[in-house]
Context: one part of a larger RNA
């Protein structure tokens, strides 16, 4: 000077604590672990590894195993040297890689001995490594923490190390401001510039709207029209402790009130200081060193990353009646994708789907029927009309190929599970629950993610305690 402390003082964080809903028990998905294997590639390991990297492993990917073949190489530049289009069709062997025959083709320039480009073979430099070392590094991530801190310049005081500033009185989300002070002033942070949402105003009106005036329809802005509304662009206004009144050091603020659509940072998001953890990643790249070179390189085939006695982690779906199954009108969003693409009417099919194709490069068309919820009508408390695992049969659908090992779809089977011990985790408002909807990744595969709307609560006395964290001692 820091860390520390089962050591003071003060503050703060869904940190407890009030409440709601879960995990932990049961099936399954999925990831680890461990035991297995020819292989079960590799990395990530408290918090901050474990639905992570992987925005989706049948082949491919693919980095592992087995076998099969390959050695200038699958990919790059360059020399020396030989030859010749490159190609592509057929067909044989073969699990393909590769190999063989066979047709076909015959690059440009042009002073045709040849010169440039390709391609081959040979052969030398080399190439090539997802091999090693994240404890040789860049560069990007994570974490403390979106916590309020972390520095400097000059001055002052100490012999020095340092130390004031930055501490002290208040105040604040906030080293926010305020006021005193041997300190005065900077920087980096905070905080505001930015994006989105919430009022309004002006302008612009087509693919959006339709109040008024017509017009047509079984019906629907359908059609003339319109520019009031909505909505959609674009640009403004608005919120500032601005106004009153208490408090308070004539401070900074803080409290209550008016008034507004919004009130004291409006809500949300992007923003992550100096540093910590030899914290992560040499397997995104990039890279020193070290190492392999007929192999630790490159290709193929098949197989594996799916395995399984168990053992954690995180979702899913239930144990039902605030609920299950019919059915009825059907009602009501928000976002977002669509051309080797969305795919509408029709139509065959119990469905998955199948045919056919209209419209759409999309405010036009399609995906697209939102679901919870409402209303009748059954079930009456069971292992059931709950619950949906497993397993059997027949179907779709993508794709060269669903056995290993994709997904739906019918019809049958119809496990466990009656609410979960100790222990633990989220969340303070349009959020927690709860409904369903898109998108990315993708031939095909979502209970993961990443977003979007709909319905919509309950607590919070306090800050003793558990945990993280700030300032002072």
């Nucleotide at each position: 000077u820091g860390a520390c402390g089962g050591g003071g003082c003060c503050c703060c964080g869904c940190a407890c604590a009030a409440g709601c809903g879960g995990c932990g028990g049961a099936g399954c998905a999925u990831g680890c672990g461990g035991a297995u294997u020819a292989a079960u590639u590799c990395g990530a390991u408290g918090c901050a590894a474990c639905g992570c990297g992987u925005a989706g492993a049948a082949c491919c990917u693919u980095a592992c195993c087995u076998g099969g073949g390959u050695u200038u190489g699958a990919c790059a530049u360059g020399g020396a040297u030989c030859g010749g289009g490159a190609g592509u069709g057929c067909u044989c062997a073969g699990a393909g890689a590769u190999g063989g025959g066979u047709g076909u083709g015959c690059c440009u320039c042009u002073u045709u001995u040849g010169g440039g480009g390709u391609c081959g073979g040979u052969u030398c430099a080399c190439a090539g490594g997802u091999g090693g070392u994240g404890c040789a590094u860049g560069g990007c991530u994570g974490u403390c923490g979106u916590c309020a801190g972390c520095u400097c310049g000059u001055g002052u005081c100490g012999u020095g190390a340092g130390a004031u500033g930055u501490u002290g009185g208040g105040u604040u989300a906030a080293g926010u401001c305020c006021c005193g002070c041997a300190a005065c002033g900077a920087g980096c942070g905070c905080a505001a510039c930015c994006c989105u949402u919430g009022u309004u105003c002006a302008c612009u009106g087509u693919u959006g709207c339709c109040a008024g005036c017509a017009c047509g329809u079984u019906a629907u802005g359908g059609u003339g029209g319109g520019g009031a509304c909505u909505c959609a662009g674009u640009g403004g206004a608005g919120a500032c402790c601005g106004c009153c009144g208490g408090g308070g050091u004539c401070a900074a603020c803080u409290c209550g009130g008016a008034g507004g659509a919004a009130g004291g940072u409006g809500g949300g998001g992007a923003u992550g200081a100096c540093g910590u953890c030899a914290a992560a990643u040499c397997a995104u790249c990039a890279u020193g060193c070290c190492c392999c070179u007929u192999a630790u390189g490159a290709c193929c085939u098949g197989g594996g990353c799916u395995a399984c006695a168990c053992a954690c982690g995180u979702a899913c779906u239930a144990c039902a009646a605030u609920g299950g199954g019919a059915g009825u009108u059907a009602a009501u969003a928000g976002a977002c994708g669509g051309a080797a693409g969305c795919g509408a009417g029709a139509u065959c099919g119990c469905g998955a789907g199948g045919u056919g194709g209209a419209g759409c490069a999309a405010a036009c068309c399609c995906g697209a029927g939102a679901a919870a919820c409402a209303c009748u009508c059954u079930c009456u408390c069971a292992g059931u009309u709950c619950g949906g695992a497993u397993c059997g049969u027949a179907g779709g659908c993508u794709g060269c190929a669903a056995c290993u090992c994709g997904c739906c779809u019918a019809c049958g089977u119809g496990a466990a599970g009656u609410c979960g011990g100790a222990a633990u985790c989220g969340c303070u408002a349009g959020u927690a629950a709860u409904c369903g909807c898109a998108g990315g990744u993708c031939a095909g595969c979502a209970u993961a993610c990443u977003g979007c709307g709909g319905u919509g609560a309950a607590u919070a006395c306090g800050u003793u305690c558990c945990c993280g964290g700030g300032c002072c001692u």
Predicted 3D model of a 473-nucleotide part of an RNA (small-subunit ribosomal RNA, 3' major domain) from an uncultured bacterium. Rfam family: Bacterial small subunit ribosomal RNA. Model confidence (mean pLDDT): 84 of 100.